[in-house]
RNA sequence: GAAGCGGACUAGAUGGUCGCUGGUUGCCGCCCAGCUUGGGCGGCGACGGGAGGAAAGUCCGGGCACCACAGGAUGCGAUGGUGGGUAACGCCCACCGGCCGCAAGGUUAGGGAAAGUGCCACAGAGAAUAGACCGCCAGACGGGCACACUAGCCCGUCGGGUAAGGGUGAAACGGUGCGGUAAGAGCGCACCAGCAGGCUGGGUGACCAGCCUGGCUAGGUAAACCCCAUCGGGUGCAAGGCCAAGCAGAAAGCAAGCCUCGCUUAGCGGGGCUUCGGGCCGAUCCGGUCUGCCGCUUUCGGGUAGGCCGCUCGAGACGCCGGGCAACCGUCGUCCUAGAGGAAUGGCCAUCGUCGCCGACCGGCCUCGGGCGAUCGGCGAAACAGAACCCGGCUUAUAGGUCCGCUUCAAGC
RNA sequence: GCGCCCGUAGCUCAGCUGGAUAGAGCAGCGGACUUCUAAUCCGCAGGUCGCAGGUUCGAAUCCUGCCGGGCGUG
Numbered sequence: 001g002a003a004g005c006g007g008a009c010u011a012g013a014u015g016g017u018c019g020c021u022g023g024u025u026g027c028c029g030c031c032c033a034g035c036u037u038g039g040g041c042g043g044c045g046a047c048g049g050g051a052g053g054a055a056a057g058u059c060c061g062g063g064c065a066c067c068a069c070a071g072g073a074u075g076c077g078a079u080g081g082u083g084g085g086u087a088a089c090g091c092c093c094a095c096c097g098g099c100c101g102c103a104a105g106g107u108u109a110g111g112g113a114a115a116g117u118g119c120c121a122c123a124g125a126g127a128a129u130a131g132a133c134c135g136c137c138a139g140a141c142g143g144g145c146a147c148a149c150u151a152g153c154c155c156g157u158c159g160g161g162u163a164a165g166g167g168u169g170a171a172a173c174g175g176u177g178c179g180g181u182a183a184g185a186g187c188g189c190a191c192c193a194g195c196a197g198g199c200u201g202g203g204u205g206a207c208c209a210g211c212c213u214g215g216c217u218a219g220g221u222a223a224a225c226c227c228c229a230u231c232g233g234g235u236g237c238a239a240g241g242c243c244a245a246g247c248a249g250a251a252a253g254c255a256a257g258c259c260u261c262g263c264u265u266a267g268c269g270g271g272g273c274u275u276c277g278g279g280c281c282g283a284u285c286c287g288g289u290c291u292g293c294c295g296c297u298u299u300c301g302g303g304u305a306g307g308c309c310g311c312u313c314g315a316g317a318c319g320c321c322g323g324g325c326a327a328c329c330g331u332c333g334u335c336c337u338a339g340a341g342g343a344a345u346g347g348c349c350a351u352c353g354u355c356g357c358c359g360a361c362c363g364g365c366c367u368c369g370g371g372c373g374a375u376c377g378g379c380g381a382a383a384c385a386g387a388a389c390c391c392g393g394c395u396u397a398u399a400g401g402u403c404c405g406c407u408u409c410a411a412g413c
Numbered sequence: 414g415c416g417c418c419c420g421u422a423g424c425u426c427a428g429c430u431g432g433a434u435a436g437a438g439c440a441g442c443g444g445a446c447u448u449c450u451a452a453u454c455c456g457c458a459g460g461u462c463g464c465a466g467g468u469u470c471g472a473a474u475c476c477u478g479c480c481g482g483g484c485g486u487g
Stems, first nucleotide, its partner, number of pairs: 001409010012352007020050002023047010052384001056395002059393005064236004076232005081095005096110001097108004111227002116225002118221003133166002135162003139158007174192006193217001195214008240309004249300006255275009276292006316335004321330003354381007362373001364372003414486007423439004432470001441457005463479005
């Protein structure tokens, strides 16, 4: 210098101006209850606060709240190498095995296929207790050739043997060699690969290294059914709690006038008389007796609208130190950092900074045809997106830019 | 907030217990028939199976993550 791998950070700054939304506070006006005190609404002003790395998707896990709940089994769902971290996880860290890459590194749903069932298209003879299409081999029969005799050669048919060779396929029931055989074959043997069992050493463990024995070999697929192990009660802040108009419900009281008595004296309660309405006794009247419909007032509990709480101090943030390979954990110190409720956090201007393009200029550099660099001027760009109970993750979107570590190749020293 | 479904040709849909050329109807184009058109008949073209990754010998189909759309419910 070229190509590449891994990771971290930033999310423009300052000022002016016009706004938005909460909080605290001052003044003014109106309303509420019995004056001061107090509460509510509105206006004006002051001070201070006001989105994110993903606030997103709502894909996992928890907190919190309410409901349910003896225990066990089954079912359903999720997860699946080992060890650790954590409140927990399907997340993270470290390691092991497989695959990819020359490497740095990346990736991995990575338990069980010698529990059982299913599937493996097309091609191919045969696709999972295998299989004879071509080939190879001997036999029987027929034909031909050859021959002095024996021995033989070729072709065809038939029923056999054979998994060496060809061919098909993603996959053909271990590989190589020697022996063996009519031809062959783990049929026998040696080595190699792989499997099962046992042992030794290392490691917490997954696993790694080695040795012995065995039978000669056991296909793939569980992101097919299934088996095994582990985990999981349900519903979500519209959870849930408090206050509480109206309507409906329940209970109590109340007809009007006069007189009188008592008390806590604009009032309340008791008694008597007269009058009015209604029901009953009654054929009707008198009389007796009960009562005040409708409506209104007061009270009650549940609870709708509405309001308040839940609500942001929390598995919190930052920093130092310590432990740990790391994820992470611990001690100490400092800090408080939106809390709205259809939903505010924005617009414009100026200067500076970053990047790109164009032009000018330079007594800068080089491998001088051109390229790099510095300065000045002009133009342009700056994303993704927006809290809604709160956290830990994952995933996805993201302009421009900065930094760190490492690998391979080339050249020079 | 919670629960569920769908995405295949220009349109409407099959295919989705994996199997190789992904089909059908309508629409389009060409031809035949007709004086011409329609209808009818014959033929043709048209598909990243929403996107990406994985499992498998093999994926429209199975799994995971995204994107878009729709429905139910308090």

Two RNAs folded together computationally: RNase P RNA and transfer RNA, 487 nucleotides in total. Rfam match: Bacterial RNase P class A. Its mean pLDDT, the model's own confidence on a scale to 100, is 76.